[in-house]
RNA sequence: GGAGUCGGCCAGGCGGCCGCGCCACUGACCUCGGUCAGGGUGAGGAAAGUCCGGACUCCUCAGGGCAGGGUGCUGGGUAACCCCCAGGCGUGGUGACACGUGGAAAGCGCCACAGAGAACAGACCGCCACGGUCCUCCGGGGUCGUGGUGAGGGUGAAACGGUGAGGUAAGAGCUCACCAGCACGGUGGGUGACCACCGUGGCUCGGCAAGCCCCACCCGGAGCAAGGCCAAGCAGGGACGACGGUUGCCCGCCCGUCGCACGGCGCGAGCCGUGCGGCACGUCCCAGGUGGGCCGCAACGAGGUGUCGGGAGACCGACAUCCCAGAGAGAUGGUCGCCACCGCCGGUCCGCCGGCGGAACAGAAUCCGGCUUACCGGCCGGCUCCUCCC
RNA sequence: GGGCCGGUAGCUCAGCUGGUUAGAGCAUGCGACUCAUAAUCGUUUGGCCGCGGGUUCGAGCCCCGCCCGGCCCACC
Numbered sequence: 001g002g003a004g005u006c007g008g009c010c011a012g013g014c015g016g017c018c019g020c021g022c023c024a025c026u027g028a029c030c031u032c033g034g035u036c037a038g039g040g041u042g043a044g045g046a047a048a049g050u051c052c053g054g055a056c057u058c059c060u061c062a063g064g065g066c067a068g069g070g071u072g073c074u075g076g077g078u079a080a081c082c083c084c085c086a087g088g089c090g091u092g093g094u095g096a097c098a099c100g101u102g103g104a105a106a107g108c109g110c111c112a113c114a115g116a117g118a119a120c121a122g123a124c125c126g127c128c129a130c131g132g133u134c135c136u137c138c139g140g141g142g143u144c145g146u147g148g149u150g151a152g153g154g155u156g157a158a159a160c161g162g163u164g165a166g167g168u169a170a171g172a173g174c175u176c177a178c179c180a181g182c183a184c185g186g187u188g189g190g191u192g193a194c195c196a197c198c199g200u201g202g203c204u205c206g207g208c209a210a211g212c213c214c215c216a217c218c219c220g221g222a223g224c225a226a227g228g229c230c231a232a233g234c235a236g237g238g239a240c241g242a243c244g245g246u247u248g249c250c251c252g253c254c255c256g257u258c259g260c261a262c263g264g265c266g267c268g269a270g271c272c273g274u275g276c277g278g279c280a281c282g283u284c285c286c287a288g289g290u291g292g293g294c295c296g297c298a299a300c301g302a303g304g305u306g307u308c309g310g311g312a313g314a315c316c317g318a319c320a321u322c323c324c325a326g327a328g329a330g331a332u333g334g335u336c337g338c339c340a341c342c343g344c345c346g347g348u349c350c351g352c353c354g355g356c357g358g359a360a361c362a363g364a365a366u367c368c369g370g371c372u373u374a375c376c377g378g379c380c381g382g383c384u385c386c387u388c389c390c
Numbered sequence: 391g392g393g394c395c396g397g398u399a400g401c402u403c404a405g406c407u408g409g410u411u412a413g414a415g416c417a418u419g420c421g422a423c424u425c426a427u428a429a430u431c432g433u434u435u436g437g438c439c440g441c442g443g444g445u446u447c448g449a450g451c452c453c454c455g456c457c458c459g460g461c462c463c464a465c466c
Base pairs, nucleotide, nucleotide: 001386002385003384004383005382006381007380008379009378010377012339013338014337015336016335017334018333020042021041022040023039025038026037027036028035029034030033044361048372049371051370052369053368054367055366056223057222058221059220063251064250065249066248068219069218070217071216072215073087074086075085076084077083088101089100090099091098092097102214103213107212108211109208110207111206124153125152126149127148128147129146130145131144132143133142134141135140161179162178163177164176165175166174180204181203182201183200184199185198186197187196188195189194227295228294229293230292236286237285238284239283240282241281244255245254256279257278258277259276260275261274262273263272264271265270288466289465290464303322304321305320306319307318308317309316310315341358342357343356344355345354346353347352391463392462393461394460395459396458397457400416401415402414403413409447419433420432421431422430440456441455442454443453444452
């Protein structure tokens, strides 16, 4: 100098004028809760998608089994996670690095087409042996049948280790040596995934679990239109009754009050059980009314910033400091000037000058931690490879 | 704001255990019938299964991420 890889940060700045929302603030005015003025404050890295996980609230505080759903190498972080950090193994890359991730040697299932054969493999061609038959220049050759062969050809996404030697009629882990893998046993290291070494066994065993499944762990449901309080207004009616209630099934547990009758207990007030009836309540259906206010809800939080400490890191702890949007169909904007950035054009005394244009994605709605997706550009840092110079 | 469904030919829908070439009806074009039109009959055209990745030998179907469309909800 070039090429690349990983991570972090910013999301124009200042000023003038006009304008908008909110308030534990200040002042003035008046019709006493409004108006005006001042002050303070006012979007994001994704506020988005609603894809995960929580906080919070209600449902009977939700017990057990089956079913169902989710996650999936190991260890750690966290309130929790389909998140994050570190590590293991595999694949790709010269490398920095990126991507993937339980079990197929528990069982079931599937593997189209092609091919002889597709999962306890398989004889189409070829090779070899034997037998029949034909030809013969007597060396042999052709043809048919039976058998052997997994070495060669061919098919396929995939054809049941590789090389060499022995062996054989021809061959083959059939046998042997070496190599690769696997299983079992042992030793050592690591918390662990796993790794290294030694020994034994010819064991050579296909893929798919984002098919069923197995194993381990986790999971009650609904959602701020949750839910609570107040006000206004109308008109209630019907079905069901342990119905229903916590999304499927089973078991267990729980669910108000009054009257009457019967039975039991108690000296008694009364209590318990069963039955009937009513009210209330619950679910569903029909009809009607209101679509107003307050809380939840924004001033205390898994909060921000800084310093120090622990840790390899995610993260954790201590101290100091700060208070930081918030409502309703929903405010945070417009314009001008200067500076900074980028592009194009023109000029140039190569220092620059002038003109024109551009500046993204997008916008809180109960709150928080993540993931994913969108995005004009700019800045910083770590690391790798190549080339050149000293 | 929250929850739940769907996307296959111009339109309405099928499709399944993932398997070779994705079907049906209507519509369009052409032909037949008719003096002519409609109806009817025959025949034809038309799809990269919303988009992008992944798993697999192979994806409309399975998994993941986006895009678009539709439905539901308050209080008494």

Model confidence (mean pLDDT): 78 of 100.
Two RNAs folded together computationally: RNase P RNA and transfer RNA, 466 nucleotides in total.
It holds a member of the Rfam family "Bacterial RNase P class A". Rfam's curators write: Ribonuclease P (RNase P) is a ubiquitous endoribonuclease, found in archaea, bacteria and eukarya as well as chloroplasts and mitochondria. Its family is annotated with tRNA processing, ribonuclease P activity and dimeric ribonuclease P complex in the Gene Ontology.